Context: one part of a larger RNA
RNA sequence: UGAUGGGGACCCGUACAAGCUGUGGAGCUUAUGGUUUAAUUUGAUGCAAAGCGAAGAACCUUACUAGGGUGUGACAUGCCGCGAAUCCUCUUGAAAGAGAGGGGUGCCUUCUGGAAUACGGACAUAAGUGGUGCAUGGCUAUCAGCAGCUCAUACUAUAAGGUGUUAGGUUAAGUCCCGUAAUGAGCGUAGCCCUCGUGUUUAGUUGCCACAAUUGAGUUUGGAACCUUGAGCAGACUGCCGGUGAUAAGCCGGAGGAAGGUAAGGAUGACAUCAAGUCAUCAUGCCCCUUAUGCCCUAGACAACACACGUGCUACAAUAGCCGAGACAAAGGGUUGUGAUUUAGUGAUGGUGAGCUAACUCUAAAAACCCAUCCUCAGUUUGGAUUGCAAGCUGUAACUCACCUGCAUGAAGCUGGAAUCACUAGUAAUCGCAGAUCACUCAUAUGGCGAUGAAUUCGUUUCAAGCCUUAUACA
Repeated sequence: UGAUGGGGACCCGUACAAGCUGUGGAGCUUAUGGUUUAAUUUGAUGCAAAGCGAAGAACCUUACUAGGGUGUGACAUGCCGCGAAUCCUCUUGAAAGAGAGGGGUGCCUUCUGGAAUACGGACAUAAGUGGUGCAUGGCUAUCAGCAGCUCAUACUAUAAGGUGUUAGGUUAAGUCCCGUAAUGAGCGUAGCCCUCGUGUUUAGUUGCCACAAUUGAGUUUGGAACCUUGAGCAGACUGCCGGUGAUAAGCCGGAGGAAGGUAAGGAUGACAUCAAGUCAUCAUGCCCCUUAUGCCCUAGACAACACACGUGCUACAAUAGCCGAGACAAAGGGUUGUGAUUUAGUGAUGGUGAGCUAACUCUAAAAACCCAUCCUCAGUUUGGAUUGCAAGCUGUAACUCACCUGCAUGAAGCUGGAAUCACUAGUAAUCGCAGAUCACUCAUAUGGCGAUGAAUUCGUUUCAAGCCUUAUACA
């Protein structure tokens, strides 16, 4: 100087406490371990792995297994030969591949050839999701919703080092003030950036409609006020007042204000730490493979199932369930697309195919909610697993192994032990909507959007972080 302490002082945090909803019990979904398997490809393993890489495994993907092939290769550059090229047909085969036949002559030209391209040959090589993340770059997680980490000069100590960065206040903050052998500075903090909240100026179409007409309808004249959309500007700074404080920084209360003390949310993540993660995004050293650990194809596997664990969904009901009628969003996406209307069907869906390259049209029905009907505390008009039959859609293909519909079937489950997670306000909880990936979809996932909308916080004993101090047989 660090590290450690069941030492001390201070301080902070949904850390505890206060409250609220869950998980742990049931069924299912998905990930993982284990087991099994020809293969169940692989990485990730406390927090910081386990609905994670994967924003979508029937083929493809695919890396795995079995079998069939290939041999300069699916792909790149260089050399030689030959033919323009694209194309068509046949045999064999599960396909890949192998074999055979046919048609065809373009562009530029100095008429030699050239460009582009296919095939054949020899070699340099090509290829590798093979190994090593403990050889690496890059990227990322974590501590961290932290407030620290350093430098120059100077002073100090024999030196390692120290001071600065400590003390007194204060802050979300090494934030600021004040003091001071320190004086300054840098990376962080804050701010600058984006979204949202208020006003104003400007612009009115596809959006809007107060006034005047008009219509079934903002439909058509008309209007630019309102709403809304885009662009610009203003606005919040402890600026003002009172108290307190050291006449400071600040803190407490108030006014005005749409907003008040970081307004709210996002992006942004210091020096380091964990030989953290990733050689399977990519790049790359070294090692390994080269008639194979490369490449092509068919089929299977990644979906197995005694069990264990994690994230979730649906429930166990009356603040509910079923049926009928009625109302209110925001944000997205669309031309190989979205699909109105009408029609057939109980329905999934099929036929028809208007409009829309979108403030115009479509998705689109928002759902919880309100009104009304039935049910009356039951394993039920609860719950929907499982299974059977019959249909539909996507796609060469739905058996392994997709989704959806109808009818029938109607398990477990009556609020969950020890334990344990998230959350402080438009938050939790409840409710639906749409997006990416995507032929279809195993999405109950995930990144967003709005609707309804709480309870509690006395406080700091404990837990964890930070700073100061002290002890130590540790470095």